Record summary
This is a predicted structure of a 380-nucleotide RNA (Bacterial RNase P class A) from a marine eukaryotic metagenome. The sequence is in RNAcentral, with records from MGnify.
[in-house]
Order: sequence, then C1' cells, then structure tokens
RNA sequence: GACGGCCGGACGGCCGCCUUUCGGGUGCCGCAAGGUCCGGGGGGAGGAAAGUCCGGGCUCCACGGAAAUGCGGUGCCGGGUAACGCCCGGCGGGGGCGACCCCAGGGACAGUGCCACAGAAAGCAAACCGCCGGCGGCUUCGGCCGUCGGUAAGGGUGAAAGGGUGCGGUAAGAGCGCACCGCGUCACCGGCAACGGCGACGGCACGGUAAACCCCACCGGGAGCAAGACCAAAUAGGGGCGGCACGCCGGCUUCGCGCCGGCAGGCGGAUUUCCGCGCCGUCGCCCGGGUCGGUCGCGUGAGGCGCUCGGCGACGGGCGUCCCAGAUGAAUGGUCGUCGCCCGCUUCGGCGGGAACAGAACCCGGCUUACAGGCCGUCU
Repeated sequence: GACGGCCGGACGGCCGCCUUUCGGGUGCCGCAAGGUCCGGGGGGAGGAAAGUCCGGGCUCCACGGAAAUGCGGUGCCGGGUAACGCCCGGCGGGGGCGACCCCAGGGACAGUGCCACAGAAAGCAAACCGCCGGCGGCUUCGGCCGUCGGUAAGGGUGAAAGGGUGCGGUAAGAGCGCACCGCGUCACCGGCAACGGCGACGGCACGGUAAACCCCACCGGGAGCAAGACCAAAUAGGGGCGGCACGCCGGCUUCGCGCCGGCAGGCGGAUUUCCGCGCCGUCGCCCGGGUCGGUCGCGUGAGGCGCUCGGCGACGGGCGUCCCAGAUGAAUGGUCGUCGCCCGCUUCGGCGGGAACAGAACCCGGCUUACAGGCCGUCU
C1' cells in the first nucleotide's frame, strides 16, 4: 500500500428514573378489575437507533376472476433469500507494476429522431491544403499560373472522417492484391449459462447515440402505527320514556292535549316601527354520539448465542441453550474512587485538561451517509 472482520472505555460504591416479576397471612383506596405505598429480584439505546432510498410483515381502504392498454420500476449469466434495485460466485469491458478496484453491462438490419461547435465534407458522405496526370500560357529551365480530371496515402477540423500495420502495386493513390490483426457469416469443441477457444469462408458491406422516443422480457392496487380496534367525562346535533304546562279556529280521530294545518304568542340583528325570513314547550332519566383522557396494537421474532453438517461463497439443515428496552411533554441519568486512552506541562515522582458520530418510538431484511481512537487476520 490492498482487502476483510471486530471494538466503540473497564470495574466498584452511593443516590435516582422507566419497565417487569414476587412478597406484604388482613398495608391503604376500590364491589371488582386494578391502582398506590414499602421491600426483594430481572432487564434498560446503536453500529449506525440517522437519511426514510429500496424490499417485506402487520393494519385499514378499494377490488368477482383473467387478459389487454396506460403509468412506474428493473435490465450480462448462474445462484442465495420471505422479498429486493440487496448479497454471493462467474463472464465481458476499463484502470493499476501488483494485491486489487470501477462499470444503468438487454436490443441500433422493427420504426422515428438527433449528431452542437469546428471543419471543404457528419449519413443516399466529402476535394480545403497537399499529391499525380492531360491541355494551354509564361520561364532565369529550378519551376510558376490557369483549366479539366484522378486521388481518402499525407496535413488540418472534430467525440466520431466509411477498418489497422506492413509488403507489393500505381502517374499518384486505393482491400487494387497478399500476410497478420480486427469485423461479419457458418460449422466444431468447452461451459447449465453469460461467454471462451479453434477452423473455414467473405475484401469490408453494417458510424455513433436507447441515463432520446421506442422495442423486448420480468415485477408492481392505494395509504400508512397520527395504520387500526376498544372503553369513555363534557358539548352540539339526534332518539325514547315519564312528570308538569299548553290561547283560538278547522280537519282527522283509536275521543287520549293523540295527530295534522292555519292564526295568535315567544325568541333571533346595536336600538325602534312595519314587512319578510328562520327557530320554538319545560324539567328529569335513559339510549346514542365520541372530544379530553385511558386501554390495546407493543415486544417469542424471517430472534440471539454456542456446537456441528453441507456449500468456493452468499446461505441452508440439525442439535443444545437463552428471553434480552418498550417510554408517550416521552425512562435509559448524576456523582465519587481505581485503572485504561488522548493532549499539554514536568524537578520524571507526578500535575492539569479532554471524551468521535450520534441517541429507540410498530417490527424485520438491505442500501447510503456520519464517526475520536483502537484491535485482529490475509495479501502486494
């Protein structure tokens, strides 16, 4: 230098906090369930409890099943797993002398689009400079100028210029010919596969881009413990029963102030009158309603540890053993002593100072991010 694993101060005294369990023959409150007090015992933050980015359990809502379409996600191959975008083992590509590290890594002859700037030319390719040839003119005989052609070998531009290197070939050139490499097609061999190896043929045709639309394959209902369930003061609105009160008219009538309608009356705006509008006995009890509050959900689980077997490994099987936070304005703390760690000073005896990131809130599997200091192993 590379990779992997682990720890995250230790022990003790005293005083507290949360939770759980046992006792108090008859403690106290309560009909009880239980609460409270006293005493004893057990347990009490993390490797990330964090971000809330993926995958699940659980709960409610929606939904008859299946398929299609749309939308979102995933994307080399094989395996692991409850599942995953996670993990393991491989393959291919890239980087490093190396241990090792990195990669959204399906499809570009299904179709469409785009390829800025620069450059002569950027997708049915393209002659700017250069090189070469013909013709004409000039010439100091070296060449120069004009024009018509050939040429992708050289220069230059660019992310990319229609295979690369070499030899031959040619006026100069060119897969024009040949060898090797690359590419394509077809066989064969190895591998479950991704893919690798090898051979023949083809003179090269088929640029790039899908974290552009798109195509293909697979996956996916929505919201979340403030989910949700239960108990239940109070208030509003609702219903039932009973007591008391109830002006007038009409109708119905089971002849009971029993029902309906109208008038009168009362109440409602800052006040008065009129009109319009709305509401209308009162008291008690009960049902119901569900706010404050309380209980459950809520800690035995894809659980921890040890041994063993299978597997390269992720992981899986078997046996034994353990029960290990559950708050709700929210416990997990304070202090002292001894030792350890870091920093400073030192007369080398000690003295002084300091403590990373962070802190459960329904639970589990991952990923990512933060982290003082330290330990172990393998390898270059």